[in-house]
Parts: sequence; structure tokens; C1' cells
RNA sequence: CGAGCUGGCCGGGCGGCCGCGUCGCGACCCGUCGCGACGAGGAAAGUCCGGACUCCACAGGGCAGGGUGAUGGGUAACGCCCACCCGGGGUGACCCGCGGGACAGUGCCACAGAAAACAGACCGCCGGAUGCCUCGGUGUCCGGUAAGGGUGAAACGGUGGUGUAAGAGACCACCAGCGCCCGGGGUGACCCGGGCGGCUCGGUAAACCCCACCCGGAGCAAGGUCAGACAGGGAGCGCUCGAGGGCGGCCCGCCCGAGCUCCCGGGUAGACCGCACGAGACCGUCGGCGACGGCGGUCCUAGAUGGAUGGUCGCCGGCCCAGCAGCCGCUGGGUGCACAGAAUCCGGCUUACAGGCCAGCUCGUCCA
Repeated sequence: CGAGCUGGCCGGGCGGCCGCGUCGCGACCCGUCGCGACGAGGAAAGUCCGGACUCCACAGGGCAGGGUGAUGGGUAACGCCCACCCGGGGUGACCCGCGGGACAGUGCCACAGAAAACAGACCGCCGGAUGCCUCGGUGUCCGGUAAGGGUGAAACGGUGGUGUAAGAGACCACCAGCGCCCGGGGUGACCCGGGCGGCUCGGUAAACCCCACCCGGAGCAAGGUCAGACAGGGAGCGCUCGAGGGCGGCCCGCCCGAGCUCCCGGGUAGACCGCACGAGACCGUCGGCGACGGCGGUCCUAGAUGGAUGGUCGCCGGCCCAGCAGCCGCUGGGUGCACAGAAUCCGGCUUACAGGCCAGCUCGUCCA
């Protein structure tokens, strides 16, 4: 210098005028005015996981259902994060993996192919019998074989040799794989080395299923306080022989229990709390490879409910176009200029994002 990998960050700035919401102070005509402070995001989004909080009377057991899935940690918790293992990809930095079980059982494996699962035999190869004949072939039948060809994502170990009519783990050597044993390392998943054995067993569990572990439901329109309005009528069932309800969907079991269901008609849809101090933010330091944790200091940082956080102008900065210029660049014109936008809160994941900045690392080339 070129090509890349990983992690982190920013994502317009300043000013003038007009306007909006909340809070504080002040004024009065009591809902308005004046002054001051604060006022969206890294994703506020998707609502996909996990929690806090609230209510369902904390009585449970079984079945059903859902979730997760190598190991060791972190955390309030997680399906998240960190480290490591194994498998795959890359020359490398590094990246990817819904990563338990396919000798418990059942199912499925398109197309092609002879055959797709207790294997099978299309071409070929070999042996025997037999027909023809130009005597070297060729046709038919029976049998052997799985080395060679061909199909496929996948064809019942690979290479070499012995052997054979031709062949075959039939036998041998090495290699791969499986099972068992021994030694060593690691908390562990697992790794390294050695020995023995029968000679080889397909894939699929984001198919049913099996195993281990975990899981109550509803959700801030939760839930509560205050204020206000109204008009009742009819039918059915039931009051210890118990309707109905709660305990997650069902069953058992337990408990509450005098009201419950349907139809017609009428009324209201206001205010406040929850609700902004929290697993909080920033800085320093210590422990840890790291996720993270301990300690100390500083700070208070949106709270709407027809739903505030906006509009406009100027300068600067981006971006686009054109012209000039040997280069840095200069001039003119255009463009508000990425994705988007709180609604109980928090930890994650995922998705969207114009343009830009920083750090570390890898490979290649050249120079010293």
C1' cells in the first nucleotide's frame, strides 16, 4: 500500500422567531398568564423469550400439555451472555452448528436405479449342459460372483496382496470405524498413548416416540381509591336432597357457598393512585481469561391519555449533479438529509438503518 476479520462508537451542530407537554415558583378574573428547569431511541419497533409488580382464598396428587437439550460458569431469571469441547468451512485473523437417544418400538427415504434396508442381481465376469457354425465365435438354459460399469444425497468399510473357474474379510498387512481394558492430562464435556476383540452395523428424532431437567393462570384496560348517573320488568334453575363458583385444561380430592343464567329496557364512560429511586446511570479501584461481581464517590434523567417532544429562517456540516483544475481542491446548482419514534418497568434476542469515526488482528506485495 492492497485485500480482509473482529469489537466498539456516532448517527447532524450553532443561533433567531413562533408553538406543545410535565414539574417548581409567582400572580389573579381559578383556569389562564409570566418566569425557570426538563422533555424519545439505539433500536422507543416486532411483542419472540425471561423476570419485577398486581390480582386470582398459597391444598395438594395424577393424567394431559408446553419448553429446553454437549461441558463448566455468569445472572433476579432466560431459549440470553462468557469460556471451553466436538463437528464443519477458511491459507489466515476468524466464522457457522434446534450439538441427548436411531441395538425400546413404529414410520418415512422423492427422482433415478436391478436393488433404498432381516438387501438385491441390469450390464459385465466365470463354470457346466446344449443348438448353430466360416472352428473362432455366437444363441439358449442352469448355477456361481459382487472385483469392474451404470443410478443416486446415500449401495452393507478403504488401499495393496494371497487366494480362486471367476470372486468375496475367505485369509493377511496397513488405515478408518465400533466395542472393551490399561496408563496419562483436564473440575468437566473431552483429549493423548498402548493393548485386545469380532471383522463393519445406512440416513432421518425442526417424524411419532424415549430419556433428563424446567414450567400455575391472567395481565397496568393488572389492581385500588374517590366522585357521579339510572328504573325497572319477564322467564328458568337453586338455598344443606345445594344452583353456582375457586384451586391452570381434565379427573380425584379440598374449599367457599345463596344466589346464578338468559331476554327486554335504562344509566355512565370523570378524577386520582399505581407512575417514574431503579436487578438505576456515570467515574474510579479491586477480583476474574471472560461474561460478571465486590467496594468507594458523584448524579436524579420524559411521563402523555384524542395521546406533548413540533414548525420556520439563517450559517456551518453531509449527500447528489455539472463545470474548472496536474494534485490538495475551487465554483455554481439541487436536497431537510438513514431507520424510526415512548405509554407499567427492567434483562435479552430478532429485524430496519443514508453516511461516518476509532481500536485490535490476519493474509499478500514492496522497501529498510

Record summary:
The prediction has a mean pLDDT of 76. This is a predicted structure of a 368-nucleotide RNA (Bacterial RNase P class A) from a Jiangellaceae bacterium. A source record names the gene rnpB. The source organism's lineage runs through Bacteria, Actinomycetota, Actinomycetes, Jiangellales and Jiangellaceae. Rfam family: Bacterial RNase P class A. From the family's description: Ribonuclease P (RNase P) is a ubiquitous endoribonuclease, found in archaea, bacteria and eukarya as well as chloroplasts and mitochondria. It is annotated as a ribozyme.